[in-house]
RNA sequence: GAUGACUCAUCGGGGUGCCGAAAGGCUGAGAGUGCUAACAACCCGUAGAACCUGAUCCGGCUAAUACCGGCGUAGGAAUUGAGUGCAUACCUUCC
Repeated sequence: GAUGACUCAUCGGGGUGCCGAAAGGCUGAGAGUGCUAACAACCCGUAGAACCUGAUCCGGCUAAUACCGGCGUAGGAAUUGAGUGCAUACCUUCC
């Protein structure tokens, strides 16, 4: 120097479920305001498991189409800078 990591800014992407008459309960970073269009918070932006498809899938668990795991080296999926000197698999220079 390059790339990554972290922080900040900018631009963008995404989900908002299950059970219940309701109250409320469960998991989680996030399950909200609100009313057809947006906003807020949260997460993620190619080293991409944020999120979608497969999927009313398969196994487990549960009150539960929720949750955990598989699927998954699957197929898709959204920026550009600055700073730090933390890292190295790479390049250059010097000793």
Predicted 3D model of a 95-nucleotide RNA (TPP riboswitch aptamer (THI element)) from an uncultured Granulosicoccaceae bacterium. It was read from a public genome assembly, where an Rfam model found it.